[in-house]
RNA sequence: GCCACUUUGGCGCAGUCCGGUAGCGCUCCCGCCUUGUAAGCGGAUGGUCGGGGGUUCGAUUCCCUCAAGUGGCU
Numbered sequence: 001g002c003c004a005c006u007u008u009g010g011c012g013c014a015g016u017c018c019g020g021u022a023g024c025g026c027u028c029c030c031g032c033c034u035u036g037u038a039a040g041c042g043g044a045u046g047g048u049c050g051g052g053g054g055u056u057c058g059a060u061u062c063c064c065u066c067a068a069g070u071g072g073c074u
Stems, first nucleotide, its partner, number of pairs: 001073007010026004020057001029043004050066005
C1' cells in the first nucleotide's frame, strides 16, 4: 500500500439479510429471602447504535467518506 471483517448501556453480545417503538445476559442500585453473607427471587436506572454526509415520509439497518481495532496479502 491492497483486501475482508468488526464498532450497539459499565462489560459481553443479538437485532441489519427484507428500513417502521432498540433488546438479552452480566455488573451496579433498590427491595424480598437469611441470624448474617453468598446463592436465589422481584423491581428500577442506564444508549445521540464509532464521527460526518447522502438517499428516504422515516436509517442501528441502504450508499459515500473518515477514525479505531482484528485478520490476511504484498
Molecule: transfer RNA
Organism: Candidatus Methanomethylophilus alvi Mx1201